[in-house]
Context: one part of a larger RNA
RNA sequence: UUGGGCGUAAAGGGUCCGUAGGCGAUUUGGUAAGUUGUUCUUUAAAUACCGUGGCUUAACUGCGGAAGGGGGAGCAAUACUGCCAGAAUUGAGGAAUUUUGGGGCUACUGGAACUGUCGGUGUAGGGGUGAAAUCCUUUGAUAUCGAUAGGAACUCCGAGGGCGAAGGCAGGUAGCUAAGAAUUUUCUGACGCUGAGGGACGAAAGCUAGGGUAGCGAAAGGGAUUAGAGACCCCUGUAGUCCUAGCCGUAAACGAUGCUCGCUAGCUUGUGGUUUUUAUUAUCACGAGCGUAAGCUAACGCGUGAAGCGAGCCGCCUGGGGAGUACGCACGCAAGUGUAAAACUC
Numbered sequence: 001u002u003g004g005g006c007g008u009a010a011a012g013g014g015u016c017c018g019u020a021g022g023c024g025a026u027u028u029g030g031u032a033a034g035u036u037g038u039u040c041u042u043u044a045a046a047u048a049c050c051g052u053g054g055c056u057u058a059a060c061u062g063c064g065g066a067a068g069g070g071g072g073a074g075c076a077a078u079a080c081u082g083c084c085a086g087a088a089u090u091g092a093g094g095a096a097u098u099u100u101g102g103g104g105c106u107a108c109u110g111g112a113a114c115u116g117u118c119g120g121u122g123u124a125g126g127g128g129u130g131a132a133a134u135c136c137u138u139u140g141a142u143a144u145c146g147a148u149a150g151g152a153a154c155u156c157c158g159a160g161g162g163c164g165a166a167g168g169c170a171g172g173u174a175g176c177u178a179a180g181a182a183u184u185u186u187c188u189g190a191c192g193c194u195g196a197g198g199g200a201c202g203a204a205a206g207c208u209a210g211g212g213u214a215g216c217g218a219a220a221g222g223g224a225u226u227a228g229a230g231a232c233c234c235c236u237g238u239a240g241u242c243c244u245a246g247c248c249g250u251a252a253a254c255g256a257u258g259c260u261c262g263c264u265a266g267c268u269u270g271u272g273g274u275u276u277u278u279a280u281u282a283u284c285a286c287g288a289g290c291g292u293a294a295g296c297u298a299a300c301g302c303g304u305g306a307a308g309c310g311a312g313c314c315g316c317c318u319g320g321g322g323a324g325u326a327c328g329c330a331c332g333c334a335a336g337u338g339u340a341a342a343a344c345u346c
Stems, first nucleotide, its partner, number of pairs: 003318004007300002012314001014201004021194003026087006033081002035077009049065006091191001092188004096183005103177007110154001114150008125136002162169002206247006215241002220236004258313006266290009295302002319346003328339004
């Protein structure tokens, strides 16, 4: 609970698509459902309100009157909303031309480094730390040169620079594929916005099956440190990290800021276009910064990409703990996830 809010105090759904619903730009005509006016009718009386009377007053009560609310019917009005018919183009979308990028998928491929193996040179140490030790090494290590194998990640370029709805995306080449922007050249003609349910996507970790395993590395073992050390440091090291197929569905999934549209001084700068002239001017889209104008804010701060001024739609909050828990239900192989209380207590 017809209120006030949601950057940081409780509160924006992880993201997108989309069903119902809600809302919807300009203009002409019609209709008259909503809407407005008016008339009639109904809503018993009593009560309540106003006026006036009766009990000595009051409570109580008689009589009269009026207003307002709800329902129904008729007539009228037509600004707005709805409905029907028509028109137009600025919203939205399609096409054409130009162009952009680590957007996605698949295949092939490159060098450095690392580790292993083999061979050469070479000899006593190496490694590691605050200091050490565990550890490796005369069966020849470390170092160095050559050959070879393997897996994973891509130095520089590289930039608060780009792309993507979000998660996210970076060696190179090719193929397939999606998207954005500009131009005003053209077409459709409101086809739009949001979106309860629903669907799809969704880091890392984790799970199932099969591969793969160089490096790193939960667990585990050992060495140290320490009062102890289940840790921080060191030596090893299994799952995992990688690939294929399928689950999981959560994150400080953050800009802690939902989406769309309009309006409200600017300055600096980046990316990609158009236009011109090659002064660079003007302009469009997207991004970064400033902090100014107005404004907002509890303050911090925000400030044309708003947290300003407005509109539409959705989600969410309502003192702390108990608790994002119990129970129930749904989903999941499991881990668990989603939904979501109360007693009690301060």
A computed fold for a 346-nucleotide part of an RNA from an uncultured bacterium, annotated as small-subunit ribosomal RNA, central domain.
Rfam family: Bacterial small subunit ribosomal RNA.
Model confidence (mean pLDDT): 84 of 100.